[in-house]
């Protein structure tokens, strides 16, 4: 330099155009002599921009970060 992939909650992952979810962690509560476990409740996120569209996490495109492959130099 060329090609490909990934980016969503603190973490691990879903979500193929129409109200963003789960598990787990955090916080509060029930229970308990206390704690753990269990159960209940609660808050929390689409990497940044532009475009298409009535409507974008989703489609197109630029950039950013990370990963893989190829090439060049040493």
């Nucleotide at each position: 330099g060329g090609g490909g992939g990934u980016g969503u909650a603190g973490u691990u992952c879903a979500g193929u155009g129409g109200u963003a979810g789960a598990a787990u962690a955090a916080a509060g509560g029930u229970c308990u002599c206390c704690a753990a476990a269990a159960c209940c409740u609660c808050a929390g996120a689409u990497g940044a921009g532009a475009g298409u569209u009535c409507g974008a996490u989703u489609c197109u495109u630029u950039c950013c970060a990370c990963c893989c492959c190829c090439g060049c130099c040493a």

A computed fold for a 74-nucleotide RNA from a Clostridiales bacterium, annotated as transfer RNA. RNAcentral holds the sequence, with entries from ENA. Rfam family: tRNA. The coordinates come from a structure-prediction model, not an experiment, and the mean pLDDT is 84.